Annotation: The part of an RNA shown here (large-subunit ribosomal RNA, domain VI) has 261 nucleotides and comes from a Bacillota bacterium. Model confidence (mean pLDDT): 90 of 100. The source organism's lineage runs through Bacteria, Bacillati and Bacillota.
Context: one part of a larger RNA
RNA sequence: CGUUGGAAAUUUGAAGGGAGCUGUCCUUAGUACGAGAGGACCGGGAUGGACGCUCCAAUGGUGCACCAGUUGGUCUGCCAAGGCCAUAGCUGGGUAGCUAAGAGCGGAAGGGAUAAACGCUGAAAGCAUCUAAGCGUGAAGCCCCCCCUAAGAUGAAAUUUCCCAUCGCAAGAGUAAGACCCCUCAAAGAUGAUGAGGUUGAUAGGCCAGGGGUGUAAGCACGGUGACGUGUUCAGCUGACUGGUACUAAUAGGUCGAGGA
Numbered sequence: 001c002g003u004u005g006g007a008a009a010u011u012u013g014a015a016g017g018g019a020g021c022u023g024u025c026c027u028u029a030g031u032a033c034g035a036g037a038g039g040a041c042c043g044g045g046a047u048g049g050a051c052g053c054u055c056c057a058a059u060g061g062u063g064c065a066c067c068a069g070u071u072g073g074u075c076u077g078c079c080a081a082g083g084c085c086a087u088a089g090c091u092g093g094g095u096a097g098c099u100a101a102g103a104g105c106g107g108a109a110g111g112g113a114u115a116a117a118c119g120c121u122g123a124a125a126g127c128a129u130c131u132a133a134g135c136g137u138g139a140a141g142c143c144c145c146c147c148c149u150a151a152g153a154u155g156a157a158a159u160u161u162c163c164c165a166u167c168g169c170a171a172g173a174g175u176a177a178g179a180c181c182c183c184u185c186a187a188a189g190a191u192g193a194u195g196a197g198g199u200u201g202a203u204a205g206g207c208c209a210g211g212g213g214u215g216u217a218a219g220c221a222c223g224g225u226g227a228c229g230u231g232u233u234c235a236g237c238u239g240a241c242u243g244g245u246a247c248u249a250a251u252a253g254g255u256c257g258a259g260g261a
Base pairs, nucleotide, nucleotide: 001152005163006162007161008160009159010158011157015149016148017147018146021049022048023047024046025045026044027043033038051106052105053104054103055102059100060099061098062097066093067092068091069090070089071086072085073084074083075082076081110144111143112142117137118136119135120134164260166173167172178256179255180254181253182198183197184196185195186194203249204248205247206245207244208243209242210241212238213237214236219232220231221230222229223228
């Protein structure tokens, strides 16, 4: 821009894409078969491999604005306590998120038409013949069924709801429903987009409480000549997690958008 009024929401599915794999064991049954050795079809059940999709409760990994330990240096006048630099200085742990080696699920079943093949009826050709007319069975393959996209499917579909016949001679204008700009953001993300919100508000930050992490802070007291230990103290600190709370910021405002050939 189109889809012949303008919107919001929910669908249909032409078409396209994806998937399609397979082992072992148990049973039927040591049955059928076979002199024996051996050893099934058909059917039922269990459990794996590889592959794919999804997820993070648990097991782990990572976790550069979390916690602790520690070396050298430098600064805060000194002690103590700290800041900073040294690969994140090094080391031990680790929330959220992301993730696999972790977890769940999938291939199925079923229908239709067939291939090879096997048949029924049956002439040409008094017989025979699956074929010439006609009718069946039949595959991991084909078309459906399953999953995803999908009405620019210009053949532009459908349903529900909302707004309505304003002004102007006309060109056009202001509006309605609705949407956008703008702003706070994340489950989204390079940017657009998508989604949650904008005071009739819990969207983000702060604060409060909790969870999780680290592992018993500083100060003081006591014990020890001292390094240090003990008590106060399962303390102190704490990013992303959960809930609450308008303290801060989403203020104010602007723009677009029908009148139905």